[in-house]
Context: one part of a larger RNA
Formats: sequence, structure tokens, C1' cells
RNA sequence: GAUUGAACGCUAGCGGCAUGCCUUACGCAUGCAAGUCGAACGGCAGCACGGGAGCAAUCCUGGUGGCGAGUGGCGAACGGGUGAGUAACGCAUCGGAACGUGCCCUGGAGUGGGGGAUAGCCCGGCGAAAGCCGGAUUAAUACCGCAUACGACCUGAGGGUGAAAGCGGGGGACCGUAAGGCCUCGCGCUCCAGGAGCGGCCGAUGUCAGAUUAGGUUGUUGGUGGGGUAACGGCCUACCAAGCCGACGAUCUGUAGCUGGUCUGAGAGGACGACCAGCCACACUGGGACUGAGACACGGCCCAGACUCCUACGGGAGGCAGCAGUGGGGAAUUUUGGACAAUGGGGGCAACCCUGAUCCAGCAAUGCCGCGUGCGGGAAGAAGGCCUUCGGGUUGUAAACCGCUUUUGUCGGGGGCGAAAAGGUCUUGGCUAAUACCCAAGACUGCUGACGGUACCCGAAGAAUAAGCACCGGCUAACUACGUGCCAGCAGCCGCGGUAAUACGUAGGGUGCGAGCGUUAAUC
Repeated sequence: GAUUGAACGCUAGCGGCAUGCCUUACGCAUGCAAGUCGAACGGCAGCACGGGAGCAAUCCUGGUGGCGAGUGGCGAACGGGUGAGUAACGCAUCGGAACGUGCCCUGGAGUGGGGGAUAGCCCGGCGAAAGCCGGAUUAAUACCGCAUACGACCUGAGGGUGAAAGCGGGGGACCGUAAGGCCUCGCGCUCCAGGAGCGGCCGAUGUCAGAUUAGGUUGUUGGUGGGGUAACGGCCUACCAAGCCGACGAUCUGUAGCUGGUCUGAGAGGACGACCAGCCACACUGGGACUGAGACACGGCCCAGACUCCUACGGGAGGCAGCAGUGGGGAAUUUUGGACAAUGGGGGCAACCCUGAUCCAGCAAUGCCGCGUGCGGGAAGAAGGCCUUCGGGUUGUAAACCGCUUUUGUCGGGGGCGAAAAGGUCUUGGCUAAUACCCAAGACUGCUGACGGUACCCGAAGAAUAAGCACCGGCUAACUACGUGCCAGCAGCCGCGGUAAUACGUAGGGUGCGAGCGUUAAUC
């Protein structure tokens, strides 16, 4: 000099854009952070409508809109947080072969016929509660057989094994008393092949310090048989062999998430890894599996432990390193805010619902950037202050005074972009038996804004609302007076202060930067 996720002191007008627990991976009150689908299902607690009974209060009724709880599906493995652990099961770069893949895309083959249950509801019992038990009954895209098997898998090559589910829209002929069958379209379902994206695995090279750590290793190193996995493999196991790593630093110890990058520097390099992005690891501590395409699973389960809470003492409940917020620690780090309007995600045919992701607002000069605190005129120069050789000098065009402007702030009025979709009508095309339904494109129309009293524009009054901080001995830009008297004090280094201190304190003046200025800490 540059820099910072900074802190402290003094000071402080506005705006834009960023950033904001670096310390106790310490403990957490409260609210919210993952739901959705009635076009899978039986139903119907509550609400609304309709219908019925009744003079009325009211009662009955899933008939309709819808829908609590429940069965079922998809999601919950994403998104969000943190950096404890990890020096290599990590990361970065470059390669590889023995793998998996829900949703998405492409292509092929199918969706035939049956069955038994079980939640819910009802009845009964136990418990303070959390909740639990028994009985009866019921549905499905829940569950289980049978048939079929282009592919697929196994094979001793003969053969064997293994699948499915329906729901909704519309409709001419035909069948049917009706429901409907049937046809067609859409969404699904099953098997197979391929793709995309994603993920698992392996190798090479690189990746902090210590030798006052020199030997380490027994599933250890390799083989065979077996097991296991989606897959290779001591991954596991039995037996056999005795290997394997190491001064090119094994092992041990300490420290540490890694990278793109950031800061600095002419560069080489050094230091760092906040925010943003990629990967990894973790979710009170330790262990374990279940479900699933995917987890050994932050807001899932089980066991053990510590801690906290409830209890009728028998027994139960919990996990903010999600967003806010609270105690504590600390020099130190924000609101228990608004909205799903946009972008994105989950569910759904859709309408739509959910979303502390996200978008916004609030707080903080924490940083960067921009603007303002007025402009012009005005004396050989007021007053006051300070200095003085008492002549004067300086503050100083500074003020007063005259004229002008109105950024910012205040008040009033206008006012975008972020909004395109969705929905409706029509036309054309596709599908089709069909002019219906549905899909696609186009034209017209049309609902939706948290921010927001927005940005921006116009107008009104009025210099009106707005300057400080550090320094002035040398380094280093800037000097005098008074007070003090090795005292009080200053100080980054050299050093100042013991009676004329440009170095302490105050004042006047000056210098530097300026809504900041200094100090401390830290890196180059």
C1' cells in the first nucleotide's frame, strides 16, 4: 500500500447492489418448513345444496357439490442446513469394466378367467394418557392363485420358471328389462429391447506438518472351493501357500472437509476456501436393519446411552447443523415479517393444493458504488476569536447583505415492466363409424402482482432537512500561544516531558480523508 463474513471509539443525510454466529456439531419454549390424488376404493364425521316428514323447533335422506378419518398410488432419497469426522472408502484431473435405473423418450408384444382377506364403519373390553385387544361385516389400480409367453431368466439343450388393473370422456348401428355390453379417445397396468439423464464400482497421477514416529501387517498378501452383491473384489467363509507395505517415508502422532476459486504480488510465489457453484460427510451420541427404482434415510423405524418433559407412578413423549425466535458462550453477526405474483419442485387429466426452496419486505454505514449538505455576487477586508515587534497579521469572500436554483427530504397528483399462461368462443388439422369427446396449431377474448403508499413522471413551498474524524518532532502533508514541569501524560520506530515543550493538555491556525474517519486484529 492492498485486502476483510470483521470488532471497538467518535460521528452520521439519502439511494442502489451485495453481505450478516468465524465462538458452544452447546441446550432449546412457540409457530411454520412435505404433501397430494374422490378420474384407484369402501364410504360419509363436519359444511353447503336438493328431496322427504312435521304447525314449528327439529328430524331423516350420499341424491349432488365436496370431503374429516381410513385402504391404495406417487412423493417424502429432491429441495434446505452444517463442517463434527475424514490425510483417503474423500476431492481434482485423466482413463476403465464386471453393474443398476422410478418418472421421461423410441420401438415391439399383451391386458383372458377366478379367489380369499383386511382397514374404515359397528359392537364389546383395558388404560390417566400415549394407545392396545377381541368379535362381526365390506371395497379396490391392495393381496393371491389359474391361463397365456414375442422377448426375458435357468438349463444336464430334452426342457423348465415367471405377468398384468382398471378408471374417466363421448357415441351411431347391433345385443340387453336395466345396469351395461360394444366402439372409440385419454390416463393408467404387464413383459421385452434400446436411448437419455442419473447413480454404484475400479485404476493412474496430484493433494498439510512432524523421523524428538522406523519398522508395520494375520483376513494380513495370493490361490482354490463355497457364499454374498445390481456388479468386480478377502466383501465374507473353509482349506492351502507365506506373502504384502516401507527412507521415492510405510506405520504412528498432530492438524484439516476437497475443488472451481478468493486476497495479495510485476511475476514466480505466499495466505485463505465466508457468500455463489460442483463433490463428499453428518443429522442428540453409538449401533442396526426395514420399506423402496433409489436410504442404511435431518423433520421414518428398532435397540442401547446421555439429557429434557408428561404421569393417576402402572407407563409414555422428544431431537432447530430447516426458517424465524430463545437461553448460553463471545469483541461480534438480523424479523417469532409478506406472498406463492414470478422461477423451480411434489401430487393431480385438469382446475388446483402444498412449498420458511424461492421471490420480496424489515434490521445493521458490515462492504462496494452513486448523490447531497447549495450556486453567483459581496470589503484593501465588519464584529468576535487567536497571534503580535502594538504598526499590524490571520480567521477571510468566510459571514452579514443582494440575486438565483430546488437534487435530497416533506406534501399533493399521475403511473409502468416484471403477466405469460390458465379459462372461454371460433377456425383448421389429427384420431375416429362420427360433425361427439380428446389432442395440436392459429385468431379473438379474457382472470391473476407479495413487492406496492414501488420504480419513474408532473406539481407546490422553501437555503429550507443534512459534517465529521484523525493528524500537524523526523519517517510524513501540516505551527504558534498558553498550561504543566522526568509530574500529568504521549509513543508504530527513533524517542518527547527535570520552567520558554512545533512531541503532554487546551485554544487559534493548518494538513489529510470525508458519511465517514481513526484504532485493534488478520493475510500478502

Predicted 3D model of a 524-nucleotide part of an RNA (small-subunit ribosomal RNA, 5' domain) from a metagenome. The coordinates come from a structure-prediction model, not an experiment, and the mean pLDDT is 87.